[in-house]
Molecule: small-subunit ribosomal RNA
Organism: uncultured bacterium
RNA sequence: AGAGUUUGAUCCUGGCUCAGGACGAACGCUGGCGGCGUGCCUAAAACAUGCAAGUCGAACGAGCAGCAAUGCUAGUGGCGAACGGCGGAGUAAGACAUAAGCAACGUGCCCUGAAGUCUGGGAUAUACCGGGGAAACCCGGGGCAAUACCGGAUACGGCCCCUUGGAGGCAUCUCCGAGGGAUUAAAUGGUUUUUCGCUCCAGGAGCGGCUUAUGGCCUAUCAGCUAGUUGGUGGGGUAAAGGCCUACCAAGGCGACGACGGGUAGGGGGUCUGAGAGGAUGAUCCCCCGAGUGGGACUGAGACACGGCCCACACACCUACGGGUGGCAGCAGUUGGGAAUCUUGCACAAUGGGGGCAACCCUGAUGCAGCGACGCCGCGUGGAGGACGAAGGAUCUAGGUCUGUAAACUCCUUUUGCCAAGAAAGACUUAGGACGGUACUUGGCGAAUAAGCUCCGGCUAACUACGUGCCAGCAGCCGCGGUAAUACGUAGGGAGCGAGCGUUGUCCGGAUUUACUGGGCGUAAAGGGCGCGUAGGCGGUCUGUUAAGCAUGAAGUGAAAUCUCCAGGGCUCAACCCGGAAACUGCUUUGUGAACUGGCAGACUGGAGGAAGGCAGAGGUGAGUGGAAUUCCCGGUGUAGCGGUGACAUGCAUUGAUAUCGGGAGGAACACCCAUGGCGAAGGCAGCUCACUGGGCCUUUCCUGACGCUGAGGCGCGAAAGCGUGGGUAGCAAACAGAAUUGGAUACUCUGGUAGUCCACGCCCUAAACGAUGGAUGCUAGGCGUCGGGGGUAUCGACCCCCCCGGUGCCGCAGCUAACGCAUUAAGCAUCCCGCCUGGGGAGUACGGCCGCAAGGUUGAACUCAAAUGAAUUGACGGGGACCGCACAGCGGUGGAGCAUGUGGAUUAAUUCGAUACUAACCGAGACUUACCAGGUUUGACAUCAGUGCAGGCGUGAAAGCGUCCCUACCACAGUACACGAGACAUCUGUUGCAUGGCUGUCGUCAGCUCGUGCCGUGAGGUGUUUGGUUAAGUUCAGCAACGAGCGCAACCCUCGUCCUAUGUUGCCAGCGGGUAAAGCCGGGAACUCGUAGGAGACCGCCGGUGCAAGCCGGAGGAAGGUGGGGAUGACGUCAAGUCAGCAUGGCGAUUACGCCUGGGGCUUCACACAUGCUACAAUGGGCGCAACAAGGGCAGCGAUGUCGCGAGACGGAGCUAAUCCCAAAAAUACGUCCUCAGUUCAGAUAGGAGUCUGCAACUCGACUCCUUGAAGGCGGAAUCGCUAGUAAACGCAGGUCAGCUAUACUGCGUUGAAUACGUUCCCGGGUCUUGUACACACCGCCCGUCAAGUCACCCGAAUCGUCUUCACCCGAAGUCCGUGGCCCAACCGCAAGGAGGGAGCGGCCGAAGGUGAGG
Repeated sequence: AGAGUUUGAUCCUGGCUCAGGACGAACGCUGGCGGCGUGCCUAAAACAUGCAAGUCGAACGAGCAGCAAUGCUAGUGGCGAACGGCGGAGUAAGACAUAAGCAACGUGCCCUGAAGUCUGGGAUAUACCGGGGAAACCCGGGGCAAUACCGGAUACGGCCCCUUGGAGGCAUCUCCGAGGGAUUAAAUGGUUUUUCGCUCCAGGAGCGGCUUAUGGCCUAUCAGCUAGUUGGUGGGGUAAAGGCCUACCAAGGCGACGACGGGUAGGGGGUCUGAGAGGAUGAUCCCCCGAGUGGGACUGAGACACGGCCCACACACCUACGGGUGGCAGCAGUUGGGAAUCUUGCACAAUGGGGGCAACCCUGAUGCAGCGACGCCGCGUGGAGGACGAAGGAUCUAGGUCUGUAAACUCCUUUUGCCAAGAAAGACUUAGGACGGUACUUGGCGAAUAAGCUCCGGCUAACUACGUGCCAGCAGCCGCGGUAAUACGUAGGGAGCGAGCGUUGUCCGGAUUUACUGGGCGUAAAGGGCGCGUAGGCGGUCUGUUAAGCAUGAAGUGAAAUCUCCAGGGCUCAACCCGGAAACUGCUUUGUGAACUGGCAGACUGGAGGAAGGCAGAGGUGAGUGGAAUUCCCGGUGUAGCGGUGACAUGCAUUGAUAUCGGGAGGAACACCCAUGGCGAAGGCAGCUCACUGGGCCUUUCCUGACGCUGAGGCGCGAAAGCGUGGGUAGCAAACAGAAUUGGAUACUCUGGUAGUCCACGCCCUAAACGAUGGAUGCUAGGCGUCGGGGGUAUCGACCCCCCCGGUGCCGCAGCUAACGCAUUAAGCAUCCCGCCUGGGGAGUACGGCCGCAAGGUUGAACUCAAAUGAAUUGACGGGGACCGCACAGCGGUGGAGCAUGUGGAUUAAUUCGAUACUAACCGAGACUUACCAGGUUUGACAUCAGUGCAGGCGUGAAAGCGUCCCUACCACAGUACACGAGACAUCUGUUGCAUGGCUGUCGUCAGCUCGUGCCGUGAGGUGUUUGGUUAAGUUCAGCAACGAGCGCAACCCUCGUCCUAUGUUGCCAGCGGGUAAAGCCGGGAACUCGUAGGAGACCGCCGGUGCAAGCCGGAGGAAGGUGGGGAUGACGUCAAGUCAGCAUGGCGAUUACGCCUGGGGCUUCACACAUGCUACAAUGGGCGCAACAAGGGCAGCGAUGUCGCGAGACGGAGCUAAUCCCAAAAAUACGUCCUCAGUUCAGAUAGGAGUCUGCAACUCGACUCCUUGAAGGCGGAAUCGCUAGUAAACGCAGGUCAGCUAUACUGCGUUGAAUACGUUCCCGGGUCUUGUACACACCGCCCGUCAAGUCACCCGAAUCGUCUUCACCCGAAGUCCGUGGCCCAACCGCAAGGAGGGAGCGGCCGAAGGUGAGG
C1' cells in the first nucleotide's frame, strides 16, 4: 500500500466482498510448564446455609464465675454503622466534563489559638415480682446508676437590638472597631500519676451543599409548548440563594441556533482503531444514581439510610390460624435464564478502616490460595553426526520421483519432569508469616513426561491420485460439482501458525462509500418550473478609532492511573511493577500587537440606483374592427352520382346531392410577410386600430453615495389536460356508434359524433416545465453571420468601409471532461449564496401530516438482489440507406402416375450401426463383406514369455512299438518349427467425434484476413484496409499519418483451340507404281490427318476517342481480344458441423464373453410419409427397313470368323499384354414405309408359363431371354429445382466396383444443339461503407404483462390481546406541617388550686398504590 466482482473487450460511475487490528467473548478440534492479569455482557430474576459492623468495663449500675486478684456477660450510655463493598435499573439533565462563583452555606472525628469545667434535681432500662402469647414479643408493680436527662450560676466569647467611627465591594451589601441593653455552656467526669474527656469562641485542613456558563445521542412522518407557568410584593421554609412553598398582583416565559414530544443511554479520565482528522466504545480509577417495586419521614455533624424504621403492593417462609418474619445489585454458594463466566477455601502476617488510653477485638475491604489456554508474556517437547537415500506409504511416461537426514544407528545434553536435601526476603520495634517447607539453591535419574490446528481455484503462501457424477456436498466474494473436479470426500505431499489453531459474533480500518482534512449534480444518483422577497450568509475604495475574532507572552487549571520516551530501576528475560521526564493539542484570567475579518465614526465613486434625450419589439390588459376559408340556410342553373380508400364499405343523393352562381347567418383561427428574426423571469406571445401599462437597450456623465449579491421558510405567476357556475359552439375532436383491415383489432384507415377546444369568474399546480446546464460578479486567443443603438472615415447625399455597446447563432485555441463534448452565452480559472445526490429494484409506492370540490399534489419509508448505470469500441442484427450473384426474365424439370433407390415410422428373434435445415435421405455401400438374431466354443482365429514333450504326418510292423527335421566337437547341452500347459495376456465394428490426430463438408473461389514500424486514443481500439475512380478481384490508380509486408486474388501447372520444328508405327495416303468385287491391300512416300515431345502465339502490344492515372469504349491485324474455354488450386476463421465403423489414439468398460467359430436367418418386412431418380402419358411420336458419324477398357481378361438356338446364350477357339486384336451395334439423326388421335401399333407395371448365365449355393433374395398378360397414366394443386453457349435440353457410349448382378446410381465421353438477360422495383444469398441498438449463446437474440402453484415482506379491513403514557374525577395508607373542644403528663414556677410546656387522640392540606372514564 491494495485486491476480487457489472463487459465480447474498454474507460468511468457505483455498490457488494476480502486481506489488518481489537475483545470481560462463545463454539469445534487439540492441550506440557510457569509468571502476571482476568472471569454472569443474559433475568435490577428468585434465593437455602454460613459469614460480610462492631467496639468501649478507663462512662454506669447490676448479674455470673472465682478464696482473692481478676475475668465474662445482657442492659443503660458513647463512638461507628452516611465509610468500605456491590450493581448500572432509572436518568438526555437535579447527572457528567471543563471553567468560574457563593458578599447566599454547613462541617462529628483531626490540628492551632483563646477562655472555662460552679451548683442542684427528678426519672429509667437490665435485674426482681405478677401476668398475656404457639412464637415474635408485650403489659403491670415497686426499687436503683451514670460521661443518660433536667433546673440554676458564671460569659473571654457568640447571637440579637440601639447608638456610633473607619474600610471595602459586585446591585441587594460586606468587613474591622467603640459604647449600652437583653440572651446563651459544660461531665467539680473516667483512669490513676499523667493523661483521656466535656463546654463556648476564633482559625485551619479535608469533606460536602448551592448557583452560572460552555460541551457531548437519534428523530420534524414530534411545530408549537407552558397556570406555579414567567416576573413582582408579603409571608413561610431551609445550613443556605431561589416559585422551594403559599396568598395577592401583572401576563409573561421557551421555540426553526429545534422548544415540546417520542426513542435510546449512566457521564468522564480513558479503551480499540486510524497517517491524521475522525469513528466506535465506557469491566478495574473519579463523579452520579440504585438497594424487591412505590411512597414517607425519624435519628444524626452527615441519610430521606444495601445488611435502620413506618406504610402500600407483589413474592416467599413460619404458625397452635389469633398472628408474625424476610429482602445476596456484599463474599462464597443454589435455582433459573443463557452460546457463556469460578471455591459454600486460608489469614488478618502485610496495606487500610471502625472502636478502645492501651492490650486488643472486628474487618468475605484486603493479602493469598483454588478452578478456567479467557488474555498477554516466557520456556519446553531435544542437540550433533548419519545413504545417490532402508522399509512402508504415495505417484509413475514402469526408467524413476517424493516422503527424506526424516527414521534406524552413533555420540552428547538435562530446560521441564520425578526423587532427595537445604531454604528465604516480604518484619519495623520485640513476640507474631495466611502465602509456604513456596520461590530459589544443590545432588541424583533418565531422551526420558510433552504437537496440534487450519488451509492448498483466484483474491492468498501451498498439487497430485482415487472416489463421486448438478448427486453427495463446498462457498467470505467471484463461483465449483452434469464421468478425466488442483474448488466436494479421502489419501500422499505441501503452505501457514504453533500450546494453540480455526469458526462465529461485534467495533474501527481499508471506505476519498457523508468527502473539515477530502466528493459531486449537461448525458452515470443529483439544479428547485419561474420570479419577488423575510431571517440568515457574504460584501467596493480611503482615513481614524476599538480590540470581539486573530496572533503572541505570562499565570492558573487540565486528579491519579493509562499512552509516549529514558544507554532509569526491580522480578534470571519478558509480560508485569516502581521512578523520572514529556504530554494531556482544552478551559479561564491577564499583558501586548493592529495587517486582515468584525464594531463605531467620517469621506469617495468604479458596484447599484436616479435624471435628461432617443430607439426597437407577436411584452401584458381592455375595447373596437377587417378580409380569406370551412359549415349551415334561402334562391337560380344543372343531372346522376358524390364522397372516401392501398382497395372497399358505412355515409350523402331523383323529397334533386356533388359541381356552379347570387344572397344571408354564425363561430373560431389569423395564409403570404415569417427568419438559426424579435419580446418576456419562466409558462408563453402573431390580422389591423385605439386606450392603459411593465421591462430592456443606446447616448450624455448631471445627481444619490454601497443604497449591493444570494435567499431557508413565505408570497405570487405557472403549458396542456381536468374540475365548478354561467354563456357560446363554425371547424376539429377523447368517449361512443358504424364500415373496413385482421387469427383477433376494444388500434392504425374511413364515415359520423359528445364532452372539450372559445368567453367570463373561481379552482387545480403538474410536464422530456429541457440548454436534461440555479443565481450574481470578475478574469481568460480568435474568426464568420444576424438583430437593436451609437461613433468615425468618405461623399453633394445615400450606399460601401472601420470601430464601440447590448442581444442572438455557427466554427474554433488554451483549459476542462470517463468519453461524448463545452469552449467570453463555459461544462475554463476564481469568490459568494441557495437547491439537490450517496448502489439497483421496491417506489415517488405504503402509512402519517399538510393542500385540494374531486382528480390528485407535496413530504416520504420498510423489504430484497450483486449488481444497476454512463460514454465509447469491435462485431452481429434491422420489415435502415449506397453494390454483386442463374436472385428475378427465358428453357427444361420436380410436386400428380407406375416402377427403382434411400430415409422416417411401424413391425420383427433380428429387421446391426452411423449420417438429420441449407451442409442427412442412389450418403458410408454393388447385400459374401456383417458388425444384428437363434445355436456352439473358451489362453482362444492371431502375437510374446517360464516349463514340458519331440507332436502330427509318413515309413515299417499283426499289434505294442520303432525309425524319421536342421546344425554340432555325436556324450552332454543349447537353439528352430510344432504340440501340451498355469498365468501374464490376446481380443472387442464395446463407450466417449463434447478428451483427440488425420481427413472431410459448409459459408465460398466470396474478396477478404492480418502483421511490423510509425501516428492517434487514458483505454478497448483505430489508422494502414477509409475516400474518389476502376476491376471478376484489398485488381489497380489518384489522394490521404501513414510507410511497407504476409496469407488470399491474379500468374506460374494440366487440358482444349492455331501454327512451327522433330519423329513416322500399329496411325496417315497427296503425288508415283502395282493390285482388288471392294479395301493403304502392297511397293513406296513423310506432304496432309493424327500420335508423342519441344517450341511460337495475346501483352490493352498497335491505332482512334476519353480520362491526372489506372482503365474504359471502338477499330485493325489475328486461330484466339481484353482473366480465350475448362480443370486443379479453397486465406484468417465459423458451425464443440461429420467421422473412435476406414485408419491411428487418451480415458473408461467386457474377459467361459461385449472375445472367437461355423451352417442358417436378418439387413430385401409394409396401413403409411418424405427425398432422389427412371419410364411415360404420344404424331417434333411409335413400329419396321436401310444408311452415316465419336471417346474408353481388356490376361483368373477382351474374345473375332464359324456352327446351334426365336432369344438370353451354348460349342469352339483365331487374334490381342493392344494407335495392330476384341468389346463394338454407337444412338438421337437422315431416307423410305405403316399407324391417324384412340387408353391407341402410346405407355409398359403386374402376373402366368418356359428358359439362359454366374456361382459351393439363385427358396427367402440375382440378372437376363422368349411366349402370353397389358395396370395407373391424356403433361400434373400449393409449392419448388437446374441452367447464361457448344451451356440448357435431347441422344447414346464407356469405365470403376464386379463371379454375377438390383446401375434407372456414380464418374467420364462424345453427337444434335437452343431461348433469354429490358434492367435492379420486388424475393433469396453475399461482400463493403454508413446508421440505430437495452443484442454479444450475438434477432432461432433480448424482453414485457396477465394467468396458475408455492413462499416471503409490507399495506388495508373486521375482530381480539398486551405494554408505555396523558388528562379528568373518585378513594386515600404511612407521614411531615397546620389546627385542636375534651383527655393524659416526673423534672421548671407555685403551699395548693393551677400555670408554662409536652403528648396521644381527632380534624384539615398534601399524598403512594388502587378504581372509573376519555385519549395518545